[in-house]
RNA sequence: UCCGAGAAAGGCAAACCGGAAGAAAUUCCGGGACGCAAAGCCAUGGGUCUAAGGUCCUUACGGAUUAUGACCGCCAGGCCGCCGAAA
Numbered sequence: 001u002c003c004g005a006g007a008a009a010g011g012c013a014a015a016c017c018g019g020a021a022g023a024a025a026u027u028c029c030g031g032g033a034c035g036c037a038a039a040g041c042c043a044u045g046g047g048u049c050u051a052a053g054g055u056c057c058u059u060a061c062g063g064a065u066u067a068u069g070a071c072c073g074c075c076a077g078g079c080c081g082c083c084g085a086a087a
Base pairs, nucleotide, nucleotide: 003084004083011036012035016031017030018029019028020027021026034073040079041078042077044076045075046074047071048070049069053066054065055064056063057062
């Protein structure tokens, strides 16, 4: 370097619940643990979610479409990093 122990120390925290922000997706705080060796960071490529605003359709109600909004705990890629058995 690679690799990842029914190793040790430490870390993160799904669903759900309460509060806050937001049009929503979602995020933040507290509780809570399904899991995680990068479940640390970056929306770069793909993917997924949302659709306020825009555009189009509609007499209207409403519908379609669109990211400039999100998700790194979906997959790649990049950057950084704790521990140390075996191979």
Molecule: c-di-GMP-I-GGC riboswitch aptamer
Organism: Chloroflexota bacterium